[in-house]
Molecule: Purine riboswitch aptamer
Organism: Ureibacillus xyleni
RNA sequence: GAAAAAAGUAUAGGCUGCCUUCAUAUAAGUCCGAUAAUAUGGUUCGGAUGUUUCUACUAAGUUACCACAACAAUAACUUAUCUAUGAAGGCGGGUGCUGCUAUG
Numbered sequence: 001g002a003a004a005a006a007a008g009u010a011u012a013g014g015c016u017g018c019c020u021u022c023a024u025a026u027a028a029g030u031c032c033g034a035u036a037a038u039a040u041g042g043u044u045c046g047g048a049u050g051u052u053u054c055u056a057c058u059a060a061g062u063u064a065c066c067a068c069a070a071c072a073a074u075a076a077c078u079u080a081u082c083u084a085u086g087a088a089g090g091c092g093g094g095u096g097c098u099g100c101u102a103u104g
Base pairs, nucleotide, nucleotide: 007101008100009099010098014095015093016092017091018090019089020088021087022086023085024084025083026056029049030048031047032046033045034044041066042065050057058080059079060078061077062076063075064074
């Protein structure tokens, strides 16, 4: 001086897990069929539709309405999620351009 092998430590960034926020979807909505109750009631189930979209499509409350509907029929409002995708941020994991140390 060169070659092969090889240790520790730190480390940008892609990757990845969780959490938070924002945005989009969907209005936790609408329609149809069956089913149950009756003012101390207004239920339960199935299907469809809705989303560049998987899943879900409920809960609690308030007000109104239906005077018993020979077989009925509900409406409006308030509050509270999950899920899918994208972005930003936080906390971790691991790889690691590269740096340092040491060995050879």